Context: one part of a larger RNA
């Protein structure tokens, strides 16, 4: 490349990342319980023992052992939450992509000025009404500035 401009939304097509989502498969991890090895300690110890101690012995004491049992306890089971992670019929937007489809809503007074809120309405873009701003053009006055 300057009005044969700009440009704004549905819509198809196409890639990408998230989001909802009956669910479902994993990992982690919190809480209650249930069960409870090794192993410590705590009672008990009527069996069992050479060392100490009395005693000539027999046995006695003290010390201990096995058992028994309490507690603490890995793993492990039940139940209920949390994290994160993979998949998952559908479902709503988004971001981007040289020439797709419909229109033309903004940008001049964009041909109904435009915006901003709100509420209805409509393939979209938007439209209407209420209520606001001037960041509206043009026409007349005012009043203030500045040459």
């Nucleotide at each position: 490349c300057a009005c044969c401009g700009c440009c704004c939304g549905u819509c198809a097509a196409g890639u990408c990342a998230g989001c909802c989502g009956a669910g479902u498969g994993g990992a982690g991890u919190g809480c209650a319980c249930c069960c409870g090895a090794a192993g410590g300690a705590g009672g008990u110890g009527a069996g069992c023992u050479a060392a100490c101690c009395c005693g000539c012995a027999a046995g006695g004491g003290g010390a201990g052992c096995a058992g028994c049992u309490u507690u603490c306890g890995a793993a492990g089971g039940u139940g209920u939450g949390c994290u994160u992670u993979g998949u998952g019929a559908g479902g709503a937007g988004g971001a981007c992509u040289a020439a797709g489809u419909c229109g033309u809503a903004a940008c001049a007074a964009g041909g109904u000025a435009g915006c901003c809120g709100u509420a209805c309405c409509g393939g979209a873009a938007g439209g209407u009404g209420c209520g606001g701003c001037u960041g509206g053009a043009u026409c007349a006055c005012c009043u203030c500035c500045u040459u």
Model confidence (mean pLDDT): 82 of 100. Predicted 3D model of a 147-nucleotide part of an RNA (small-subunit ribosomal RNA, 3' minor domain) from Bacteroidetes bacterium ADurb.Bin013. Lineage of the source: Bacteria > Pseudomonadati > Bacteroidota.